[in-house]
RNA sequence: ACCGACAAAGGCCAACCUGCCGAAAGACAGGGGUGCAAAGUCAAGGGUCUAAGGCUGCAUGAAGGAGCUAUGACCGCCUGAUUGCCGAAA
Numbered sequence: 001a002c003c004g005a006c007a008a009a010g011g012c013c014a015a016c017c018u019g020c021c022g023a024a025a026g027a028c029a030g031g032g033g034u035g036c037a038a039a040g041u042c043a044a045g046g047g048u049c050u051a052a053g054g055c056u057g058c059a060u061g062a063a064g065g066a067g068c069u070a071u072g073a074c075c076g077c078c079u080g081a082u083u084g085c086c087g088a089a090a
Base pairs, nucleotide, nucleotide: 003087004086011036012035016031017030018029019028021026034076040082041081042080044079045078046077047074048073049072053069054068055067056066058064
């Protein structure tokens, strides 16, 4: 360097619940603990979610509702970039 022990010290933390922000997806805080060797960071490529606003139809007396769309979100989906703790075996 690579690699990853039923190793040590620590770390993070799913579902779910509560509070809170948000149109939503989702974020944050507390509880919780499925799990994780990058489950640290970056939305860069792919992917997924949402659709306030915008666009296009439909419709109405006024309403209303449908489709599309990221500039919103997810790195605990894959890839890539970058930084990093520990040290058995091979």